[in-house]
Context: one part of a larger RNA
RNA sequence: UUGGGUUUAAAGGGUGCGUAGGCUGUGUGUUAAGUCAGCGGUCAAAUACCGGAGCUCAACUUCGGUCCGCCGUUGAAACUGGCAUGCUUGGGUAUGAUUGAGGUAAGCGGAAUGCGAGGUGUAGCGGUGAAAUGCAUAGAUAUCACGCAGAACUCCGAUUGCGAAGGCAGCUUACCAAACCAUCACCGACGCUGAAGCACGAAAGUGUGGGUAUCGAACAGGAUUAGAUACCCUGGUAGUCCACACAGUAAACGAUGAAUACUAAUUGUUCGGUCAGAAUGAUGACUGAGUGAUACAGCGAAAGCGUUAAGUAUUCCACCUGGGGAGUACGCCGGCAACGGUGAAACUC
Numbered sequence: 001u002u003g004g005g006u007u008u009a010a011a012g013g014g015u016g017c018g019u020a021g022g023c024u025g026u027g028u029g030u031u032a033a034g035u036c037a038g039c040g041g042u043c044a045a046a047u048a049c050c051g052g053a054g055c056u057c058a059a060c061u062u063c064g065g066u067c068c069g070c071c072g073u074u075g076a077a078a079c080u081g082g083c084a085u086g087c088u089u090g091g092g093u094a095u096g097a098u099u100g101a102g103g104u105a106a107g108c109g110g111a112a113u114g115c116g117a118g119g120u121g122u123a124g125c126g127g128u129g130a131a132a133u134g135c136a137u138a139g140a141u142a143u144c145a146c147g148c149a150g151a152a153c154u155c156c157g158a159u160u161g162c163g164a165a166g167g168c169a170g171c172u173u174a175c176c177a178a179a180c181c182a183u184c185a186c187c188g189a190c191g192c193u194g195a196a197g198c199a200c201g202a203a204a205g206u207g208u209g210g211g212u213a214u215c216g217a218a219c220a221g222g223a224u225u226a227g228a229u230a231c232c233c234u235g236g237u238a239g240u241c242c243a244c245a246c247a248g249u250a251a252a253c254g255a256u257g258a259a260u261a262c263u264a265a266u267u268g269u270u271c272g273g274u275c276a277g278a279a280u281g282a283u284g285a286c287u288g289a290g291u292g293a294u295a296c297a298g299c300g301a302a303a304g305c306g307u308u309a310a311g312u313a314u315u316c317c318a319c320c321u322g323g324g325g326a327g328u329a330c331g332c333c334g335g336c337a338a339c340g341g342u343g344a345a346a347c348u349c
Base pairs, nucleotide, nucleotide: 003321004320005319006318007303008302012317014200015199016198017197021193022192023191025087026086027085028084029083030082031081033080034079035076036075037074038073039072040071041070042069048066049065050064051063052062053061054060090190091187092186093185094183095182096181098179099178102176103175104174105173106172107171108170109153113149114148115147116146118144119143120142124135125134161168162167205246206245207244208243209242210241215239219235220234221233222232257316258315259314260313261312262311265294266293267292268291269290270289271288272287273286274285275284276283298305299304322349323348324347331342332341333340334339
């Protein structure tokens, strides 16, 4: 490299948008670049291959033929491509309704926690396996009413819902975005994928400025222990929160790339639609989009997957090729740094 693969054995990019490229629905006409056919030229000899011949055979020698390809020419027109003109199923638009923890910003709310000041009240509180450090007669803990601060939103709450992923949950308002359904009105292949590229991207971390109630790396003390740089306890800085800027990684997981088509059923649930029922209902039948559980065929090494495929096929991208060395070294690119991206070899088993 080919082949074979990528849920769990090595292997799906964290996610989206999207350039080039690759691939691309259906009818008619045309063209003849690809394609196919005929003919001609060229393809030196030797070698090679096929069929013979000659050395007793063979190697060897020798005769005839073949050879992909390239060029020209004459045709064919199914398929691929080009051009023209249509179509409506893919895709998009419109109209109407619906849905949701989708996003951004602002405002508001109660409980809890801590603190402040006051009342009541007195000797303990706290913590643990047991203790001690710690707090407390300068009146703690407990309890009552008041005030302040910051952070998070109990119940509802659910194999629930929304979002491309990360993720999203008190309430209200404004703005923005999306999906699905119905109508089948409009456009008429406008599509799929996507190397580069751009954007988004949990937590921790970084910079500047705020904020700091709780929790809490580091750190200090108390325990435990042979020791205890830990697990347990008392404290506690960064951080946790906000604004702006960076960083760009995760078991970023469904460990399962995206798109399209096809392939038994059964059952729950969410959001729509039509009909029946009923009359603001419950419920049932059908239908569309999601989200779960079983399961046939099939697949799979098995576990299992099974119309939300890991089945049957097609298109495009990404990635893998024994373990260690190593996601290391070097170089380059990015970053304030931390570090990230790309990414070997010697050697060894």